[in-house]
RNA sequence: GGAGCUGGCCAGACAAUCGCUGGUCGCGCCACGUAAGUGGCCGACGAGAGGAAAGUCCGGGCUCCACAGGACAAGGGCGCCAGGUAACGCCUGGGGGGCGUAAGCCCACGGAAAGUGCCGCAGAAAGCAAACCGCCUAAGGCACCGCGCGAGCGGUGAACGGCAAGGGUGAAAGGGUGCGGUAAGAGCGCACCGCGCGCCUGGUAACAGGUGUGGCAGGGUAAACCCCGCCCGGAGCAAGGCCAAAUAGGAAUCCGCACGGUGUGGUCCGCAUUGGAUUCGGGUAGGCUGCUGGAGGUGUCUGGUGACGGGCGCCCUAGAUGAAUGAUUGUCGUUGCUGCUUCGCUUGCGGGGCGGCGAUCACAGAACCCGGCUUAUCGGCCAGCUCCUUUU
Numbered sequence: 001g002g003a004g005c006u007g008g009c010c011a012g013a014c015a016a017u018c019g020c021u022g023g024u025c026g027c028g029c030c031a032c033g034u035a036a037g038u039g040g041c042c043g044a045c046g047a048g049a050g051g052a053a054a055g056u057c058c059g060g061g062c063u064c065c066a067c068a069g070g071a072c073a074a075g076g077g078c079g080c081c082a083g084g085u086a087a088c089g090c091c092u093g094g095g096g097g098g099c100g101u102a103a104g105c106c107c108a109c110g111g112a113a114a115g116u117g118c119c120g121c122a123g124a125a126a127g128c129a130a131a132c133c134g135c136c137u138a139a140g141g142c143a144c145c146g147c148g149c150g151a152g153c154g155g156u157g158a159a160c161g162g163c164a165a166g167g168g169u170g171a172a173a174g175g176g177u178g179c180g181g182u183a184a185g186a187g188c189g190c191a192c193c194g195c196g197c198g199c200c201u202g203g204u205a206a207c208a209g210g211u212g213u214g215g216c217a218g219g220g221u222a223a224a225c226c227c228c229g230c231c232c233g234g235a236g237c238a239a240g241g242c243c244a245a246a247u248a249g250g251a252a253u254c255c256g257c258a259c260g261g262u263g264u265g266g267u268c269c270g271c272a273u274u275g276g277a278u279u280c281g282g283g284u285a286g287g288c289u290g291c292u293g294g295a296g297g298u299g300u301c302u303g304g305u306g307a308c309g310g311g312c313g314c315c316c317u318a319g320a321u322g323a324a325u326g327a328u329u330g331u332c333g334u335u336g337c338u339g340c341u342u343c344g345c346u347u348g349c350g351g352g353g354c355g356g357c358g359a360u361c362a363c364a365g366a367a368c369c370c371g372g373c374u375u376a377u378c379g380g381c382c383a384g385c386u387c388c389u390u391u392u
Stems, first nucleotide, its partner, number of pairs: 001388010012332007020048002023045004028041005050363001054374002057372005062236004075232005080094005095109001096107004110227002115225002117221003132167002134163003142157006175193006194216001195214008240289004250280006260274005296315008333360013
């Protein structure tokens, strides 16, 4: 200098002006109220989105309902080991497997010898093996030829016999390599590797190493059913609590029993229909609450490899509800295009400086609150580490 890996951080900065939503204050003004106080206006001060606020996928707090103790069934989830945590399907450390030269990254990683299902296409055969091409002709049998009087002997050939080395199919074909062996072959025998089982050693454990033994055993698939082990009651802030109009309906008390009211109709008659007042409780609209101080943040000390835990100090940091958190201007910064200038050489590229025009920048917007995961994200900064090249 180049290429990469891991972790952390930022998410344009500053100023001015005008707004928006909460909060606190004012011996402020107005309205209501006997008052306490409440509401509105004005003024001052201070605060006001995120690393994901997102998806709503997990785990909890909180609230109501159910059971109020436990077990089982159903359904769902999880699944190497140990630890962390309020808890987790999260995190940390470790083991095993895979990828990468490495830093490092990835893995639903229990059981296929309980049972069932499936294994497309290809292929002869996909599960209690099978034989297409191929190899072999030793034994038994067959065909042909030769010899022999004959029983038979010799030769050649093939499969109706033997084999599973080699080829071919496939993701996968009943361990791999080599030597021996054989008619050809084959764990048939042996050596090494792999694998199963037993024992020993190390480790909390997953597991690893060693040793003995077995010729090797029932191929794969469980994000297929299933089996084993563990976990889970349901619904959610539109939870829940409080206050409480108008209209309709309900209850109680009082009054009334036909005057009256209502409808039709210009009016009367007529016809139809109907009790009235007061108080109370439930509920709707609406309002208040829940509502933001919390498994909170941060500094330091300390235990731990780490996730994380403990002690002490400091800080308060949005609470909207047709839903605030913004807009404009200026300067600087970033970036795209472009002009002038300068430097370098590989002579048409790269770097620096000064301008002009434009873009204000990625993903994205709290809605009861936390811990995670996942997904989206222009670009930039910092720290540690790995590999390659060069110089000293």
Model confidence (mean pLDDT): 76 of 100. Predicted 3D model of a 392-nucleotide RNA (Bacterial RNase P class A) from a Pseudomonadota bacterium. It matches the Rfam family "Bacterial RNase P class A". The family's RNA type in Rfam is ribozyme. NCBI's taxonomy places the organism under Bacteria, Pseudomonadati, Pseudomonadota. A source record names the gene rnpB. The RNAcentral record of the sequence draws on ENA.